[in-house]
Predicted 3D model of a 376-nucleotide RNA (Bacterial RNase P class A) from a Planctomycetota bacterium.

RNA sequence: CGAGAGGUCCGGGCGGCCGCCGCGGGGAUUCGUCCCCGGGGAGGAAAGUCCGGGCUCCGCGGGCCAGGGUGGUUGCUAACGAAAACCGGCCGCGAGGCCAGGGAAAGUGCCACAGAGAACAGACCGCCUAAGCGCGGGGCUCGCCCCGCGCCGGCAAGGGUGAAACGGUGCGGUAAGAGCGCACCGCGGCUCCUGGUGACAGGGCCGGCACGGCAAACCCCACCCGGAGAAAGACCAAAUAGGGGAGCAUAUGGCGAUGGCCCGCGUCGGCUCCCGGGUAGGUCGUUCGAGGUCGGGCGCGAGCUCGACCCUAGAGAAAUGGUCGCCGCCCCCCGUUGGGGGGAUACAGAACCCGGCUUACAGGACCUCUCGCACC
Numbered sequence: 001c002g003a004g005a006g007g008u009c010c011g012g013g014c015g016g017c018c019g020c021c022g023c024g025g026g027g028a029u030u031c032g033u034c035c036c037c038g039g040g041g042a043g044g045a046a047a048g049u050c051c052g053g054g055c056u057c058c059g060c061g062g063g064c065c066a067g068g069g070u071g072g073u074u075g076c077u078a079a080c081g082a083a084a085a086c087c088g089g090c091c092g093c094g095a096g097g098c099c100a101g102g103g104a105a106a107g108u109g110c111c112a113c114a115g116a117g118a119a120c121a122g123a124c125c126g127c128c129u130a131a132g133c134g135c136g137g138g139g140c141u142c143g144c145c146c147c148g149c150g151c152c153g154g155c156a157a158g159g160g161u162g163a164a165a166c167g168g169u170g171c172g173g174u175a176a177g178a179g180c181g182c183a184c185c186g187c188g189g190c191u192c193c194u195g196g197u198g199a200c201a202g203g204g205c206c207g208g209c210a211c212g213g214c215a216a217a218c219c220c221c222a223c224c225c226g227g228a229g230a231a232a233g234a235c236c237a238a239a240u241a242g243g244g245g246a247g248c249a250u251a252u253g254g255c256g257a258u259g260g261c262c263c264g265c266g267u268c269g270g271c272u273c274c275c276g277g278g279u280a281g282g283u284c285g286u287u288c289g290a291g292g293u294c295g296g297g298c299g300c301g302a303g304c305u306c307g308a309c310c311c312u313a314g315a316g317a318a319a320u321g322g323u324c325g326c327c328g329c330c331c332c333c334c335g336u337u338g339g340g341g342g343g344a345u346a347c348a349g350a351a352c353c354c355g356g357c358u359u360a361c362a363g364g365a366c367c368u369c370u371c372g373c374a375c376c
Stems, first nucleotide, its partner, number of pairs: 001372010012327007020041002023038006043347001047358002050356005055229004067225005072086003087101001088099004102220002107218002109214003124159002126155003132151008167185006186209001187207004192203004233284004243275006253268004291310008330343005
């Protein structure tokens, strides 16, 4: 310098003017609110709501079934399907990347097309003619022998098909071949040995090889899972209507209650006071939290722990905006050490909070590492 791998961070700055939403202080007030001053006011994803938790309410004796999820090991965590370290497999020269990574000798099912054959497989092309039979030719010591072709056969090396073809390489062997035999590799088994917490690794012994793939197909195994979510939930609490209680009045009325009437009693209705529930409305939950920054210690790491400092939006149909000037960054044009003109400046926006994942994003900065080339 070129090509890459892994990560971290930023994502406009300053000022003027006019506004918006909370908070603190002061003042005014007709108690509705208004004015002045000070200070605060979106994000790396606030998003999707895909996982996990806090918090709240409801439910809850135990077991089984159903349903959903997770799936190498060990640690970490409030928890997780995230992330860490390691193990195994695959890819890459490498830095590194990817894996839904338990079980296919419990059972069921599937393996399209092509191909001869797709699971206790198969013979299209091909290879062979040792054994048996037939035909033709030749030789002869007349017993047979040799050559060619065909039939019956043998083989699974090579070609071909396919995502996948029933171990691989080499030597031997054979008519040709084949784990047919052997060596190494692979594979399977073992109550074996060594190392490791473990996944597993290395070795030993046995076995010529049986056991193709798919479980994000059913299924089996192990483990986990109660439901609903801030419209959760808690508190304060009008008017009107209705409920309960006490007292008053029973002057008038209805009913108990009559063929009719009077008195008395009860009850309903009436008036006054009190109590309680719900609604409108208001307050809390609700921004101090598994919090942030810096530093020390422990750990390979995720992380844990200690100390100091900091307080960092809080609305309720929802504020966080608009405009102007200067500058910065990027692009284009004119000029070419400084200048001038024009353009562009993303994705997006809190609504109880937190840990992850995923998705969107103009432009940019930095760190570590790998490979190649050149030079010293």

It matches the Rfam family "Bacterial RNase P class A". Its family is annotated with dimeric ribonuclease P complex, tRNA processing and ribonuclease P activity in the Gene Ontology. The model forms 90% of the base pairs in the Rfam consensus.